[in-house]
Context: one part of a larger RNA
Molecule: small-subunit ribosomal RNA, 5' domain
Organism: Bifidobacterium bohemicum DSM 22767
RNA sequence: GGAUGAACGCUGGCGGCGUGCUUAACACAUGCAAGUCGAACGGGAUCCAUGGUGCUUGCACCGUGGUGAGAGUGGCGAACGGGAGAGUAAUGCGUGACCAACCUGCCCCAUGUUCCGGAAUAGCUCCUGGAAACGGGUGGUAAUGCCGGGUGUUCCACAUGACCGCAUGGGAUUGUGGGAAAGGGUUACCGACAUGGGAUGGGGUCGCGUCCUAUCAGCUUGUUGGCGGGGCAACGGCCCACCAAGGCUUUGACGGGUAGCCGGCCUGAGAGGGUGACCGGCCUCAUUGGGACUGAGAUACGGCCCAGACUCCUACGGGAGGCAGCAGUGGGGAAUAUUGCACAAUGGGCGAAAGCCUGAUGCAGCGACGCCGCGUGCGGGAUGAAGGCCUUCGGGUUGUAAACCGCUUUUGUUAGGGAGCAAGCGAGAGUGAGUGUACCUUUCGAAUAAGCACCGGCUAACUACGUGCCAGCAGCCGCGGUAAUACGUAGGGUGCAAGCGUUAUCC
Numbered sequence: 001g002g003a004u005g006a007a008c009g010c011u012g013g014c015g016g017c018g019u020g021c022u023u024a025a026c027a028c029a030u031g032c033a034a035g036u037c038g039a040a041c042g043g044g045a046u047c048c049a050u051g052g053u054g055c056u057u058g059c060a061c062c063g064u065g066g067u068g069a070g071a072g073u074g075g076c077g078a079a080c081g082g083g084a085g086a087g088u089a090a091u092g093c094g095u096g097a098c099c100a101a102c103c104u105g106c107c108c109c110a111u112g113u114u115c116c117g118g119a120a121u122a123g124c125u126c127c128u129g130g131a132a133a134c135g136g137g138u139g140g141u142a143a144u145g146c147c148g149g150g151u152g153u154u155c156c157a158c159a160u161g162a163c164c165g166c167a168u169g170g171g172a173u174u175g176u177g178g179g180a181a182a183g184g185g186u187u188a189c190c191g192a193c194a195u196g197g198g199a200u201g202g203g204g205u206c207g208c209g210u211c212c213u214a215u216c217a218g219c220u221u222g223u224u225g226g227c228g229g230g231g232c233a234a235c236g237g238c239c240c241a242c243c244a245a246g247g248c249u250u251u252g253a254c255g256g257g258u259a260g261c262c263g264g265c266c267u268g269a270g271a272g273g274g275u276g277a278c279c280g281g282c283c284u285c286a287u288u289g290g291g292a293c294u295g296a297g298a299u300a301c302g303g304c305c306c307a308g309a310c311u312c313c314u315a316c317g318g319g320a321g322g323c324a325g326c327a328g329u330g331g332g333g334a335a336u337a338u339u340g341c342a343c344a345a346u347g348g349g350c351g352a353a354a355g356c357c358u359g360a361u362g363c364a365g366c367g368a369c370g371c372c373g374c375g376u377g378c379g380g381g382a383u384g385a386a387g388g389c390c391u392u393c394g395g396g397u398u399g400u401a402a403a404c405c406g407c408u409u410u411u412g413u414u415a416g417g418g419a420g421c422a423a424g425c426g427a428g429a430g431u432g433a434g435u436g437u438a439c440c441u442u443u444c445g446a447a448u449a450a451g452c453a454c455c456g457g458c459u460a461a462c463u464a465c466g467u468g469c470c471a472g473c474a475g476c477c478g479c480g481g482u483a484a485u486a487c488g489u490a491g492g493g494u495g496c497a498a499g500c501g502u503u504a505u506c507c
């Protein structure tokens, strides 16, 4: 000098764009953050219209048509999106390669199929336990829920094996055995099943790179390898039985400490050094530890089970909870924001669609926290006024500065107008949170707007008074003990400027 997610002191006019718990992965009141589909299913509260009966003349019941709430079965989603960096020095990350050892819901393409049956169960009715959470039993019922049979290709298993390769191998053909489905809507279609291919997403393997420490020198028994098996989507000590005795290491094993990694960011001419906030990719975690279930996908933040700590409810028998989601509270701290608005846009989930949900997101609020832009007026004006300060008492300086005259109106204020973001959806009407915002025109009036640090040298900028090794200053050298340009105040000056200084950290 540059830089910062900064903090502190003094000061503070406006706008745009960014950015804001670096500390306690501390504890959390309250609200919201994941639902949706009636075009899968049974069912139907309520209300409306209409007809009828009873008839106490405004109430009850029944029929028809419409509306369709809450709950339930079922499907898809809930594994995305959002948060945090505790752990992890390698089951991570970065980069390059490989899988003849693998999976992939929704989406796209292609081929073929969608036949015949059955048994339950929730909701519901009735009975019943419990303070509650939550249940138990009886009866009957539906489906794209569940089950059986049939058919079945290029699927699977076994056998065959022309031919081929890149080592383990791949593989046309043929034979035997096995394996599937679900309907809904209405005239548009949407689905279901099997197989192959694609796309996307994932899984696995290897090479190289990846902090400090030797006051850590030896480490290792599923350890290293083999054979056989189990398990997995798949290879593999991943796991198991048996066999062998190996494997790693001064090119730093093992141990200890610290740490998420990268694209990047800061600095530097570069080499390098530092760093990993915001944005993007990967990994890991979700009160602590462990476990599996469901599923295409989790070993699952707002799912389940067990154990621990903590908090809450209880009728003492037993139950409930998890903000490292968005706000917000307490606490810690030098320090970090609103319990806001909207789904209008972008994107996501469900749905044929309308649409519903979405603290993702879009916006607004707060903070000079940062960067950028603008303003706090412009021209004239000498008797060089008054006042201040200094003085050799002549004057000098503040200083064209002010007053005064003329002008302008950014910002502000007054009034009027007023977008774009809108594409989509809908028969149409219509549909914007931000927002009467940006912007344009107009009214008023210099009006509403300047501070901070420094002035001994480094280093731009000097005098007076006070103080008297005191009070104090200080980045280094050093100032102060009676004339201090170095302390304090004043006048003057210098530098930056809505900021200026200080502190901390990095180059």
Stems, first nucleotide, its partner, number of pairs: 001507004006503005013374006019367002021332001026330003030327003035076003040073002047066008083285003092210008102202002107198008115149004124139001126137004155178005163170002183190002211257003218248003223245004228240003260282004264275004287308005310321004338364001340363003346360001347358004377407004387398004412444001415441003421434001424431002451496005456477003462491005472479002